Description: The prediction has a mean pLDDT of 81. The RNA shown here (transfer RNA) has 72 nucleotides and comes from a Planctomycetia bacterium. The RNAcentral record of the sequence draws on ENA. Its Rfam family is "tRNA". Its family is annotated with triplet codon-amino acid adaptor activity in the Gene Ontology. NCBI's taxonomy places the organism under Bacteria, Pseudomonadati, Planctomycetota, Planctomycetia.
RNA sequence: GCCCUGAUGGUGAAACGGAAAUCAUGCCUCGCUUCGAACGAGGAGGUCCGGGUUCGACUCCUGGUCGGGGUA
Numbered sequence: 001g002c003c004c005u006g007a008u009g010g011u012g013a014a015a016c017g018g019a020a021a022u023c024a025u026g027c028c029u030c031g032c033u034u035c036g037a038a039c040g041a042g043g044a045g046g047u048c049c050g051g052g053u054u055c056g057a058c059u060c061c062u063g064g065u066c067g068g069g070g071u072a
Stems, first nucleotide, its partner, number of pairs: 001071007010025004018055001027043005048064005
């Protein structure tokens, strides 16, 4: 260089092209408690970047960036 593959809350993972992107854990607030832990209730927080296809894109196409693997 070329080929394959991945990138989703702080972290780890889901999401046949179709209501409000889901779960666990962490974080914040409240309750409970003598204080905590545990438990219960509530809350904030996410699709790597640009373009395209489509009525509709995390998903498909395309160009990049970064990580992993393969190849001479």